Annotation:
Small-subunit ribosomal RNA, 3' major domain from Trichodorus obtusus, 488 nucleotides, folded computationally. NCBI's taxonomy places the organism under Eukaryota, Protostomia, Ecdysozoa, Diphtherophorina, Trichodorus. Its Rfam family is "Eukaryotic small subunit ribosomal RNA".

[in-house]
Context: one part of a larger RNA
RNA sequence: UGACGGAAGGGCACCACCAGGAGUGGAGCCUGCGGCUUAAUUUGACUCAACACGGGGAAACUCACCCGGCCCGGACACCGUAAGGAUUGACAGAUUGAUAGCUCUUUCUUGAUUCGGUGGGUGGUGGUGCAUGGCCGUUCUUAGUUGGUGGAGCGAUUUGUCUGGUUUAUUCCGAUAACGAACGAGACUCUAGCCUACUAAAUAGACAGUACUUCCUUAGAGUGCUGCGCUUCUUAGAGGGACAAGCGACUUCUAGUCGCACGAGAUUGAGCAAUAACAGGUCUGUGAUGCCCUUAGAUGUUCGGGGCUGCACGCGCGCUACACUGAAGGCAUCAUCAUGUCUAUCAACCUACCCCGGAAGGGGCGGGUAACCCGAUGAAACGCCUUCGUGAUUGGGAUAGGGAAUUGCAAUUAUUUCCCUUGAACGAGGAAUUCCCAGUAAGUGCGGGUCAUCAGCUCGCGCUGAUUACGUCCCUGCCCUUUGUACA
Repeated sequence: UGACGGAAGGGCACCACCAGGAGUGGAGCCUGCGGCUUAAUUUGACUCAACACGGGGAAACUCACCCGGCCCGGACACCGUAAGGAUUGACAGAUUGAUAGCUCUUUCUUGAUUCGGUGGGUGGUGGUGCAUGGCCGUUCUUAGUUGGUGGAGCGAUUUGUCUGGUUUAUUCCGAUAACGAACGAGACUCUAGCCUACUAAAUAGACAGUACUUCCUUAGAGUGCUGCGCUUCUUAGAGGGACAAGCGACUUCUAGUCGCACGAGAUUGAGCAAUAACAGGUCUGUGAUGCCCUUAGAUGUUCGGGGCUGCACGCGCGCUACACUGAAGGCAUCAUCAUGUCUAUCAACCUACCCCGGAAGGGGCGGGUAACCCGAUGAAACGCCUUCGUGAUUGGGAUAGGGAAUUGCAAUUAUUUCCCUUGAACGAGGAAUUCCCAGUAAGUGCGGGUCAUCAGCUCGCGCUGAUUACGUCCCUGCCCUUUGUACA
């Protein structure tokens, strides 16, 4: 000095508690991990900081694993063989998973590209993340960190960086042997909410005129066309707007806190993020990379098949439920994010409409490289009507059987979808334990990523929308201060 430990005092956090909500833990299934099994069930990661993580939804590829078969993509140098031929390729028949001349038989073909040896390369999802870079994660979401000059001390060091008040904050006020600074915090960037003020828009609308359709007509609605006009709505640029600014309390009447009013806002949500570290993860992101291993019977590469999915079992993230606040049928009725024909030109992508089909789907004909088309994205829960009536029931939809399609070269170990049948556990879940305070939790659907096909995953988006705190240090941790016969 303080990684660590003891004691005391302050302060803080829904990865802590309190008050609650939704749960998870129990069931079925999905999925990851372990174990077991296996030719192989490739592998990394194991408290927070491994386990729906590797953007890891693997039929082939991926692919690293297992069983087999080709190939050289062995640069370059030296030596050898060698034009009287170094070598290459091949029909057929055997052989083979194979129409691999792979090998054998048989002969033809080729012409210095190769072949043999040595050195040396190259490749490697081979090893080592305990040799490394870079990136990420974590300590650590808190307020912490550092030097210059000055002071103290022989010195390591210390003061600055603080008794107190205040703040989310080492944020400020103030105190003061310190003064003046730097990083972090804040400011900042993106995002959400407001603008009848500005700039505009035949890819957005409103409005006006006009033509037609609907209708008994005027209304009204729809479809076109036109518009030196308009910008409320829509879009998006430039700006404005909020600063605890106003008032009242509290407070050395300082920093500030609380209440009220005016207001679209009086804490929208995220990003970025210091110093010092970890022998945290990644050599399986990389044509980043040291060393080691291997390098032609290959750990290179490619082809065929299998595996990663295997099931006495244990653990984790989830989905569906256990019903009447419900299920089924019908009818009404409302969103927001966002995507769409790519590489190389033809095909692929999003799809309206018509026809066929119970459905899944198929055929035809069009639009869209997109504020133009799909599309006013007529989404789901919610709402209304009817049936059911508390029964493992019309709750639940696992598991099986049969059939029909689609994607793909290929669907068996069933890709997915649809139809009929089958109808398991499950009666609200022990000990434990997770997450969370406002348009939040929960419910509910939609879109993107992955994607030929396939979401129970993940990342976003809206719709409906609570209860309970607005506190405390009791538990779990973190930070600061003080202390010292502890300790490195």